[in-house]
This is a predicted structure of a 349-nucleotide part of an RNA (small-subunit ribosomal RNA, central domain) from a Candidatus Latescibacterota bacterium. It was read from a public genome assembly. Its mean pLDDT, the model's own confidence on a scale to 100, is 88.

Context: one part of a larger RNA
Order: sequence, then C1' cells, then structure tokens
RNA sequence: CUGGGUGUAAAGGGUGCGUAGGCGGACUUGUACGUCGGAGGUUAAAUCUCUAGGCUCAACCUAGAAACUGCCUUCGAAACGGCAAGCCUUGAGUGUGAGAGAGGAUGAUAGAAUUCCUGGUGUAGCGGUGAAAUGCGUAGAUAUCAGGAGGAAUACCAGUGGCGAAGGCGGUCAUCUGGCUCAUUACUGACGCUGAGGCACGAAAGCGUGGGGAUCAAACAGGAUUAGAUACCCUGGUAGUCCACGCCCUAAACGAUGUAUGCUUGGUGUUGGCCAACUAGCUUGGUCAGUGCCGAAGGAAACCCAUUAAGCAUACCACCUGGGGAGUACGAUCGCAAGGUUGAAACUC
Repeated sequence: CUGGGUGUAAAGGGUGCGUAGGCGGACUUGUACGUCGGAGGUUAAAUCUCUAGGCUCAACCUAGAAACUGCCUUCGAAACGGCAAGCCUUGAGUGUGAGAGAGGAUGAUAGAAUUCCUGGUGUAGCGGUGAAAUGCGUAGAUAUCAGGAGGAAUACCAGUGGCGAAGGCGGUCAUCUGGCUCAUUACUGACGCUGAGGCACGAAAGCGUGGGGAUCAAACAGGAUUAGAUACCCUGGUAGUCCACGCCCUAAACGAUGUAUGCUUGGUGUUGGCCAACUAGCUUGGUCAGUGCCGAAGGAAACCCAUUAAGCAUACCACCUGGGGAGUACGAUCGCAAGGUUGAAACUC
C1' cells in the first nucleotide's frame, strides 16, 4: 500500500457551529466533461513474455511474434455521474395554533440547619473513640430559652422523572433569553448530510486582581495506633471551597459505543402532546416524540447488543497496527505559571 478494524482485546476527537473538500431526493429535456464501443496514428531500440535458431549445455547472442495495459485524432452510444434548463414534494426549512421542562443570564426573596456574639435559666462536666488522649469547661462550658450577625447550601416533592450539544442544571418569584415536542398541511422548493483546518463552549483542581469567609478542609500542628506510622482514627486548622472579572483546557470529559439517513418480529413500564371510542373513569384503543427493562431474527471470542443496535446498508470525519522505553526527549506552538497540544528514536522483551 491492498486490507482488516475501533462497547470490554490497540483504536470514536470532551462537545457543538461551520470553511474548503467529499457525498447527495423524484421526473423531463438538452449537452457529451467523466463513462462505454469502433477505426486510425503513435507508443525508438534494447529490456520483459512466447516461439524458433547459434555458441558441446547454460548464462549469453540472433530472428520473428506478441506486448508496451498509455496518449492523440476521428466516428458513434446516452444508461449512470457531471453540467445547463424546466418541473415536483416525500428530505430540509417557514407560517399558524397549542404544550412540557433543575436549559441559560440578571435581580429580588423565604424557611430549616451549622457557626459566632449578647442576655436569661442552670451546674460539672462536655466532646471524641475500638479504647483513649490532645481539645473545650467553675474566668460557668455542654444542655436549654430569647435576641442578633454572617456565609453557604436548598430537606420533603424527587422518579432507570425532566432539560441541555457536551461540561452540566434542583427552594420561591420577576425580567430578559436559547432550544425542543405535538397538531395543522397553508408557504418555500433539495435550500440537504458530513466536516480537514478554523471558531466557540468546556467538571474539578490550579493561576492573577479585588472582595467575601458560615461550613467543610489539602498543607500544617497536636493526640492516638504501630516495630515504625511523614497514613488510616481523633482534636484543631491555612490555602481553597463562595462572588466579580481575566486565564488555564484537562478527566474513568463514559453509553469506555462519532454524526446523519433508511430498513429489519415483539412484549411491558414511564414522560410530553394529539386523535378516537364508550360502560364517562382506577377507562380502553390508536398515533408521534423522548426515556427504561425483557427479549425474536441477526450479530458477537464471549460477556452481551438487539427499532435508543454492537443487526442490514449508505455518506463523511476521527482514530488503531505487539509490550516496555513514553505520552518521555527534541523541535514547534499555546500559557503568568503549573503545564497543555503535537510527538519520535536508540535500546530491550
């Protein structure tokens, strides 16, 4: 390279938007760029292949044929792809009417709880553990009542429930705002799919500046445990955890399963619509869109997957090619730094 693959064996990019590119629905007409056929020209010789022949054979040499799978010219074909024109509605989008939702941003606000402060009651313990001790407490703790301060998080509802591209999102209310679903089939008429680069978003930790600081808690200190204990357990406790703005750009960023479209027996839950029926409610049936479980065919090394495919196909992208060395070195690039991205080889088994 031809291939074969990517849930768990190596391998799906963290996610989206989108440039180039690749690919692209039904019908009609034209064209003849691709495509297909005929003819002609050319495709030097040698070489290669075949058939003969010459050196005693062979290598080698000689002759002939074939071939040189290509290119050019010309004549034709018009199914498929392209191009041009027209037309269509199923893909895609728009309108109209409804609907659900922790989707996002900003502001306001509520009640529990923890901690602290003040005052009251009250007295000797509290706390913690396997057991203890450090710690707190007669300068009155713990407990309890009242009042106050402040920060963070929102019990129940709550659900293999919902929403979001992913990360993720959970008290309540208001304002602004994104997407989705259903019904209708009114409108546009292929406007589509994918997407190298690019751009944007991207948990936690971390970084910068300024705030904030209740809880929890790396580091740190002390008490235990232990042979030791730089740990697990306990008492404390600073960064951080929270907010604003700016960086960082990584995760078992997982469904370890790229996106889109079509096709392929079913059963049973559940969420949001719509339609129909009657016995009119503890209802039944149908149909879209999600989200679970079980299973047919089929697939799979097995586990298992199975209309939410890992089945049957198509289009495009990403990635893999024995283990270690190594996600290292070097270079480049991004970053304030930490470090990220890209990414080898020697050697070794």